Predicted 3D model of a 72-nucleotide RNA (transfer RNA) from an uncultured archaeon. It matches the Rfam family "tRNA". Rfam links the family to the GO term triplet codon-amino acid adaptor activity.
[in-house]
């Protein structure tokens, strides 16, 4: 300073134009003498920020952030 890559829920990640989910985690019932396991319900979210494209954008473009990786 140059190029590639990621940013989605508490955390680890999927989703690649038309429904925002999944594991663990958590809360509440339920079982236990009490936890634990386990069953049942519950999504907890300004999709990194900001603009465009399109009838619609997490998803495509463009700018700016910050993490990591290469090159100078």
């Nucleotide at each position: 300073g140059g190029g590639g890559u990621u940013c989605u829920a508490g955390c680890u990640c999927a989703g690649c134009g038309g429904g925002a989910g999944a594991g663990c985690a958590c809360a509440u019932g339920a079982c236990u003498g009490a936890a634990g396991a386990u069953c049942a319900u519950g999504g907890u979210g300004u999709g990194c920020g900001g603009g465009g494209u399109u009838c619609g954008a997490c998803u495509c473009c463009c700018c700016g952030g910050a993490g990591c990786c290469c090159c100078a």